């Protein structure tokens, strides 16, 4: 100094599925139904390859969620930081 990578912060975008029924209604308890994009667990194409290890948006639905709000994987932009490379 540049580039891809990772982390944090800010801004913008961001899906699905009962505002179900009963109990003094969103919380809570019970019943039935449902969703897949926090997190978690499982399989393993692949990376690596001696071992260890990493690994999906697939599968499960434990957790979570099923009006709005909030949350939200992930994507884009900006700022800062880390280490890599030259």
């Nucleotide at each position: 100094a540049u580039g891809a990578u990772c982390c944090u912060c800010g801004c913008g975008g961001g899906a699905g599925a009962g505002a179900u029924c009963g109990g003094u209604c969103a919380c809570c308890c019970g019943a039935c139904g449902c969703c897949g994009a926090a997190g978690g667990c499982g399989c393993a194409a692949c990376c690596g390859c001696c071992c260890c290890g990493g690994a999906a948006a697939c599968g499960c639905u434990c957790a979570g969620g099923c009006a709005a709000a909030a949350g939200g994987a992930c994507c884009g932009c900006g700022a800062g930081g880390a280490g890599c490379u030259g």

Overview:
Glycine riboswitch aptamer from Salinarimonas sp., 86 nucleotides, folded computationally. The sequence was found by an Rfam model in a public genome assembly. Rfam family: Glycine riboswitch aptamer. Gene Ontology term of the family: glycine biosynthetic process.